[in-house]
The RNA shown here (transfer RNA) has 72 nucleotides and comes from Pteropus vampyrus.
RNA sequence: GGUUCCACGGUGUAGCGGUUAGCACAUCUGCUUUACACGCAGAAGUACUGGGUUCACGCCCCAGUGGAGCCA
Repeated sequence: GGUUCCACGGUGUAGCGGUUAGCACAUCUGCUUUACACGCAGAAGUACUGGGUUCACGCCCCAGUGGAGCCA
């Protein structure tokens, strides 16, 4: 330099273009316990950035940023 892939709460990970973004662990608050843990109930916290397409994108297209692999 070329090319392919990846980017979703604190961490890991799902999600045919269709309105409220799901799950597990973690965190917080209650219940339970003499207390802790476990268990139960509840809560807070999220789409890398910018454009485009579309009635409507986490999802499709382009560019950028960061990371990984392959070729030179």
Rfam family: tRNA. Its family is annotated with triplet codon-amino acid adaptor activity in the Gene Ontology.
RNAcentral holds the sequence, with entries from Rfam.
The coordinates come from a structure-prediction model, not an experiment, and the mean pLDDT is 82.